[in-house]
């Protein structure tokens, strides 16, 4: 350095739920909790999904398109990292 792994050791993060706050919303943040995770660290690059607004169609509705937003524990990708073995 690369690959593989999480047995050992040191650790780390944290789902659901409860509560407080932010946001029109999706959702986000603090505290508690811990389902789980070998990158469940970082990054919206490509998809997928979700929200908001506008638009086309339309009796209502559904669906299409565009713009903005969300999601990293949806999948992939990029960068970085502890330990061990080869």
């Nucleotide at each position: 350095u690369a690959u593989u792994g999480a047995a050992a050791a040191a650790g780390c993060c944290u789902a659901c739920c409860u509560u407080c706050g932010c946001g029109u919303a999706a959702g986000c943040g603090g505290a508690g909790u811990a389902c789980g995770g070998a990158a469940a660290g970082a990054g919206a690059u490509g998809g997928a999904u979700c929200c908001u607004g506008c638009u086309c169609u339309a009796u209502c509705g559904u669906g299409u398109g565009c713009a903005g937003g969300a999601u990293g524990g949806c999948c992939a990708c990029u960068c970085u990292g502890c330990c061990a073995a080869u």